[in-house]
Context: one part of a larger RNA
RNA sequence: GGAUGAACGUUGGCGGCAUGCUUAACACAUGCAAGUCGGACAGGAAGUAGUGUUUCCAGUGACGGAUGAGUGAGUAACAUGUAAGAACCUGUCCUUGGGAGGGGAACAACAACUAGAAACAAUUGCUAAUACCCCGUAGGUUGAGGAGCAAAAAGGGGAAUCCGCCCAAGGAUGGGCUCGCGUCUUAUUAGCUAGUUGGUGAGGCAAUAGCUUACCAAGGCGAUGAUUAGUAGCUAGUCUAAGAGGAUGAUAAGCCACAUUGGGACUGAGACAUGACUUAGACUCUUACAGGAGGUGGUAGUGGGGAAUUUUUCAUAAUGGACAAAAGCCUAAUGGAGCAAUGCCGUGUGGAGGUAGAAGACCCACGAGUUGUUAACUUCUUUUCCUGAAGAAGAAACAAUGACAGUAUCUGGGGAAUAAGCAUUGGCUAACUCCGUGUCAGCAGCCGCGGUAAUAUAAAUGAUGCAAGCGUUAUCC
Numbered sequence: 001g002g003a004u005g006a007a008c009g010u011u012g013g014c015g016g017c018a019u020g021c022u023u024a025a026c027a028c029a030u031g032c033a034a035g036u037c038g039g040a041c042a043g044g045a046a047g048u049a050g051u052g053u054u055u056c057c058a059g060u061g062a063c064g065g066a067u068g069a070g071u072g073a074g075u076a077a078c079a080u081g082u083a084a085g086a087a088c089c090u091g092u093c094c095u096u097g098g099g100a101g102g103g104g105a106a107c108a109a110c111a112a113c114u115a116g117a118a119a120c121a122a123u124u125g126c127u128a129a130u131a132c133c134c135c136g137u138a139g140g141u142u143g144a145g146g147a148g149c150a151a152a153a154a155g156g157g158g159a160a161u162c163c164g165c166c167c168a169a170g171g172a173u174g175g176g177c178u179c180g181c182g183u184c185u186u187a188u189u190a191g192c193u194a195g196u197u198g199g200u201g202a203g204g205c206a207a208u209a210g211c212u213u214a215c216c217a218a219g220g221c222g223a224u225g226a227u228u229a230g231u232a233g234c235u236a237g238u239c240u241a242a243g244a245g246g247a248u249g250a251u252a253a254g255c256c257a258c259a260u261u262g263g264g265a266c267u268g269a270g271a272c273a274u275g276a277c278u279u280a281g282a283c284u285c286u287u288a289c290a291g292g293a294g295g296u297g298g299u300a301g302u303g304g305g306g307a308a309u310u311u312u313u314c315a316u317a318a319u320g321g322a323c324a325a326a327a328g329c330c331u332a333a334u335g336g337a338g339c340a341a342u343g344c345c346g347u348g349u350g351g352a353g354g355u356a357g358a359a360g361a362c363c364c365a366c367g368a369g370u371u372g373u374u375a376a377c378u379u380c381u382u383u384u385c386c387u388g389a390a391g392a393a394g395a396a397a398c399a400a401u402g403a404c405a406g407u408a409u410c411u412g413g414g415g416a417a418u419a420a421g422c423a424u425u426g427g428c429u430a431a432c433u434c435c436g437u438g439u440c441a442g443c444a445g446c447c448g449c450g451g452u453a454a455u456a457u458a459a460a461u462g463a464u465g466c467a468a469g470c471g472u473u474a475u476c477c
Stems, first nucleotide, its partner, number of pairs: 001477004006473005013347006019340002021305001026303003030300003035063003040060002043057004070258003079183004084178002088175002093171007101135004110125003114121001140149001155163002184230002191221003196218008233255003237248004260281005283294004311337001313336003319333001320331002323328001350380004360371003385414004390409001394404001421466005426447003433460001436457001442449002
């Protein structure tokens, strides 16, 4: 000198665009953040005098809750980056070929009844389906043949070249696995390892594999640093530097890991999932003391910690996502507004004239000099400001549809009106004098200053630098 997710002191006009718990992965009141489908299904309710049309719904069923959003605790590892590979899976989507025949038994809801403070359960009875099961058939399993094994399907709709269902092959997308190389510090850590290293048989997985197991062999790693210990999410990037490098990994993008702490599996194309289940701890709440309920590191918000970090806001109008044939519905993703000079950028705080060089202040050699065209005064303008009128783009698809927002913008009226500070002034380093103090009070980044004339302390006038900021502190180059 540059930089920062900064903080503190002081001051503060406006706008645009960004950014905003770096500390306690501490504890959380309250609301919301994942639903949708009645064109799968029986049924119930509303409405009507009644039927029909219509509307709504707890339950069965289907798809989605494995995305999105958050955090960085753990992890020095095939975690990540890069370059390769073979023994794999892939719902929805696309392409191609083929198929959908016949039958059956239930379980919720509901009704009855029982137990319980509640959470939630038990028993009996009835019922439908795109829920479940059986037979037949296509097809699958082997290098080939035979034999055996297991084994599909569903309809809806008034109709359709509609929406679905089953099998096979291919694609696309996504994912699992293996491997070469790169990735912090420590030797005041030198030896480490027993499923350990390899083989055979068996099991297991979507798949390879000590992944698991029985037997056999005795291997495997290591001064090119194994093992131990410490620290840490990794990267594209960001800051700095002429570069080589050094530091760093906030926001936005990719990957990984985690979800109160530690285990576990279920469902499913996909999870070992957590705004799902189960179990054991800790904690909180509740209880009729038998037992129950909970998980903000989603978004707002609260307490706490801290030098320190925002609203318990508006909307689904746009973009994207889930479901639905669609209308639509949901979406704290997202789009906006609010708060904060936290940063960057822009802009203003007026322009022109005006010497009796006014008053005041400072200084003085008492003549003067400086502040200083600064002000007053005259005149002009209106960026901003106040107040009226008009008023968007963003909406794409015939029409309709805008949270932001009466915002941006534009056009009248008014009046210089509403708007300047902070630090420094001995040298480094741009800018000096007077007065108070008297090794005191104090200053200080370094050198140092102060003991009676201090350009270094404190104050005043002047000056210098930057400017809606300025200075200090912290950290990096």